This is a predicted structure of a 97-nucleotide RNA (SAM riboswitch aptamer (S box leader)). Model confidence (mean pLDDT): 86 of 100. The model forms 97% of the base pairs in the Rfam consensus. The sequence was found by an Rfam model in a public genome assembly. It matches the Rfam family "SAM riboswitch aptamer (S box leader)". Its family is annotated with regulation of gene expression in the Gene Ontology.

């Protein structure tokens, strides 16, 4: 690096240090941000792996992961077109190479 497989409209800070960009890529939109943006750090959700439990139900939280807006919305296909399905790409997990 790539294949598979599940998720993917729920949830998460009035914090501390730092100081200008940030919402994945590209395009179009549309939005955070000096009332503090990425990042780190505690903090916190969550609950795929893991652990306990015969097992389901649960419980815990050890390895990931997230913590603005649907994955922040559009791109491609379909229909009963202010929408809905559906698929791509993306991002997380587990497994496989």
């Nucleotide at each position: 690096u790539c294949c598979u497989u599940a998720u993917u409209a729920a949830g998460a800070g009035c914090a501390g240090c730092u100081g200008a960009g940030g919402g994945a890529a590209c395009a179009g939109g549309c939005c955070c941000g000096u009332u503090g943006a990425a990042g780190c750090u505690c903090g916190g959700c969550a609950a795929c792996c893991u652990g306990c439990g015969u097992a389901a139900a649960g419980c815990a939280a050890g390895g990931u992961g997230c913590u603005a807006a649907a994955u922040c919305c559009u791109g491609c296909g379909g229909u009963a077109u202010g929408a809905c399905c559906g698929g791509a790409a993306g991002a997380u997990a587990a497994g496989g190479u």